[in-house]
Molecule: Bacterial RNase P class A
Organism: Caenimonas aquaedulcis
RNA sequence: GAAGCCCGCCAGGCCGUCGCUGGUGCCGCAUGGGAAACCUGGCACUGGAGGAACGUCCGGACUGCAAAGGGCAGCGUAGCAGGUAACACCUGUCCACCGUGAGGUGAGGAUCAGAGCAACAGAGACGAGUCGCCGUGGGCAACCAUGGCGGGUGAAACGGGCAAUCUCUACGCGCAGCAAUACCAAAUAGGCCAGCGUCGAUGUGGCUCCGCGGAGCUGGCGGGUAGGUAGCACCGAGCCGUGGGGGCGACCCCCGGCCCAGAGGAAUGACGGUCGCGCCCGGGAAACCGGGCGUCACAGAAUCCGGCGUACCGGCGGACUUCACAC
Repeated sequence: GAAGCCCGCCAGGCCGUCGCUGGUGCCGCAUGGGAAACCUGGCACUGGAGGAACGUCCGGACUGCAAAGGGCAGCGUAGCAGGUAACACCUGUCCACCGUGAGGUGAGGAUCAGAGCAACAGAGACGAGUCGCCGUGGGCAACCAUGGCGGGUGAAACGGGCAAUCUCUACGCGCAGCAAUACCAAAUAGGCCAGCGUCGAUGUGGCUCCGCGGAGCUGGCGGGUAGGUAGCACCGAGCCGUGGGGGCGACCCCCGGCCCAGAGGAAUGACGGUCGCGCCCGGGAAACCGGGCGUCACAGAAUCCGGCGUACCGGCGGACUUCACAC
């Protein structure tokens, strides 16, 4: 220098104007919406997408229901040791395979419990047995029976292979999921209770009277629905540290600091400037200069967290390998 391999990080920057949304403080507790529950205003400060927020494939937290214990069934996992809240994840290591190598990949328990499967070729892929030679027995012989050696086919020939076919072994798993669930709570219909009512109620007609009309009316309670609030934005399996310690490592234990999106048709945006990047055009020998264009890669939270898988323009940093050259 060129190829490669592994790990970590970033993923347009800054400024201005106008907005959207969460929190806190102050003002107002007034107005408005609503039957109620509850929601709503103004100003200031401040927070506001990701490494995958994605797929929803695993594992948990949380919630409700269920549940003596054991077994069967079903589903899942599979060398060994460790990490973790847990896992099918991660780490280390053994083995097998791939690669010159750094390194990568692996559903890697069991085929003396049983079953099933194996293209083509081959007599035969498991109850089928071919060809040649030799030995023994029988037979005059052809040949028959039996044993041994060898050949041919094929990836593999009674000795095996496949468990990513059933199966067996060991271990794990109760079922649903935030549209979970809890609370507040209309209208209408239905339910229960009490009172009144065919001895004419409620209703209705300018209505004390009188008339019409004819079986319900009133109040309370309870369940559920619409609607609302909580769950839900978190002191947490939390984040940060060129802090200390243990461990090969995954990771663990201390120390210090921080509080870090959150709606409920769903905010996180739009415009302008400038720098960067990419593409195109023109000039130039080149460095470079000028102009134009730009969904500026993949993508976008929805109860939360740990993984895996998938997508991804480009850039930065660090180990290591192979080859070539120079000293």